This is a predicted complex of two RNAs, RNase P RNA and transfer RNA, with 449 nucleotides together. The prediction has a mean pLDDT of 75.
RNA sequence: CGGAGGAGUCAAAACGAUCGCUGGAUCAGGACGAAUGAUCCGGAGGAAAGUCCGAACACCAAAGGACAGGGUGCUCCAUAACGUGGAGUCGUGGCAACACGAAGGAAAGUGCAACAGAAAGCAAACCGCCUCGCCUGUGCGGGGUAAGGGUGAAACGGUGCGGUAAGAGCGCACCAGUUCUCCGGGUGACCGGGGAAGCUCGGUAAACCCCACCCGGUGCAAGACCAAAUAGGGAAACGCUUGAGGAUUGUCCGUCCGAGUUUCCGGGUAGGUCGCAGGAGAUGCCGGGUAACCGGUAUCCAAAGAUGAAUGAUCGUUGUCCGGUUCAGGGUACCCCUGGUCGGAAACAGAAUUCGGCUUAUUGACUCCUUCGGCCA
RNA sequence: GGCGGCAUAGCCAAGUGGUAAGGCAGCGGUCUGCAAAACCGCCAUUCACCAGUUCGAAUCUGGUUGCCGCCU
Numbered sequence: 001c002g003g004a005g006g007a008g009u010c011a012a013a014a015c016g017a018u019c020g021c022u023g024g025a026u027c028a029g030g031a032c033g034a035a036u037g038a039u040c041c042g043g044a045g046g047a048a049a050g051u052c053c054g055a056a057c058a059c060c061a062a063a064g065g066a067c068a069g070g071g072u073g074c075u076c077c078a079u080a081a082c083g084u085g086g087a088g089u090c091g092u093g094g095c096a097a098c099a100c101g102a103a104g105g106a107a108a109g110u111g112c113a114a115c116a117g118a119a120a121g122c123a124a125a126c127c128g129c130c131u132c133g134c135c136u137g138u139g140c141g142g143g144g145u146a147a148g149g150g151u152g153a154a155a156c157g158g159u160g161c162g163g164u165a166a167g168a169g170c171g172c173a174c175c176a177g178u179u180c181u182c183c184g185g186g187u188g189a190c191c192g193g194g195g196a197a198g199c200u201c202g203g204u205a206a207a208c209c210c211c212a213c214c215c216g217g218u219g220c221a222a223g224a225c226c227a228a229a230u231a232g233g234g235a236a237a238c239g240c241u242u243g244a245g246g247a248u249u250g251u252c253c254g255u256c257c258g259a260g261u262u263u264c265c266g267g268g269u270a271g272g273u274c275g276c277a278g279g280a281g282a283u284g285c286c287g288g289g290u291a292a293c294c295g296g297u298a299u300c301c302a303a304a305g306a307u308g309a310a311u312g313a314u315c316g317u318u319g320u321c322c323g324g325u326u327c328a329g330g331g332u333a334c335c336c337c338u339g340g341u342c343g344g345a346a347a348c349a350g351a352a353u354u355c356g357g358c359u360u361a362u363u364g365a366c367u368c369c370u371u372c373g374g375c376c377a
Numbered sequence: 378g379g380c381g382g383c384a385u386a387g388c389c390a391a392g393u394g395g396u397a398a399g400g401c402a403g404c405g406g407u408c409u410g411c412a413a414a415a416c417c418g419c420c421a422u423u424c425a426c427c428a429g430u431u432c433g434a435a436u437c438u439g440g441u442u443g444c445c446g447c448c449u
Stems, first nucleotide, its partner, number of pairs: 001373011013318007021043008045348001049359002052357005057219004064253004069215005074088005089103001090101004104210002109208002111204002126149002128145007157175006176200002178197008223274004233265006245257003281300008320345006327339005378448007387401003395432001403419005425441005
């Protein structure tokens, strides 16, 4: 200098002017903390999004039992919790930095594998090889054989020697794997080394299933309070303790409430306050830990809180980036740099009870670390 | 705001691991003097889109997009 990888920061660029929106405090106002007005201050995000996980919180009877159902799945740690995060293990990709992985069990059981192929799961003989019989034509039939060919996504370890009628873990050596076992290291997943057994056992569990662990339901339209409205008018069905119906939610049991309940016709109300902004808070420092994170301490909090839903609009100056230029200056000079000038651009998107994550969308600028290659000293 | 479901040809739709049924419409043919009807044939190769699991995905899993419904 170039290529690549990782981590992180900022933010519709900054400043000013004018006109607005919304919340709070103070003052004025006034019967009143109302309306209204004045001053000062606060006013979107890294994803506020998707609503995919996990919680807080609220109600259901603090939710009992059984079945069904759902989720997670290498290890250890972190955490309020998680399907998240950190550090590792193993596998795959990459020269490397590094990235990715729904990564338990297929020697519990059941199922599936189209087409092709002889055969697709306690294997199997189409061609070929060997052998026997018949007959003699290079033909037919029986047996042996998984070494060779062919089919397929997948065909029951690989190479070599021996062995054999031909072959075959049939025997042996080496290699790969599996099971059992011993030693050492590690909290553990696992790793390193030695030994024994010819044991060679296919795939699929994001198929059913098995194993281990976890899960009650509904969601702020949860729910609480105030105000407003009311006529229980007509019809039908079921029921009144031998109990309709409801709590109750996928089902059943159990438990509790229970004299009214359901449907149709007709009529009325449909506003407000709280929940709701002091919290698994933020920032700085110190300590522990490889890290995620935890502990201590100081400071700060009126500091978004709307509900037909605020957080904006216009103008000016300057800056950034891109493109043009018959302008000026410079250089290693058919190109490049600096300045001027003209035009254009600046993303994804917007709180709606609140947090912790994940995922998805996305412009421009900047910082740090690592790795590979080239050149120079 | 919260919760649930759906997407297969121009339209209606079956299929839920193994070549994507069927009907209407459309196109071509037969029949007819010409049409209609009837009969025969053709028409999906990105099953909304992007990844993954699997030998193999419309189907199973994750994400994205669009549409529909329920709750005050």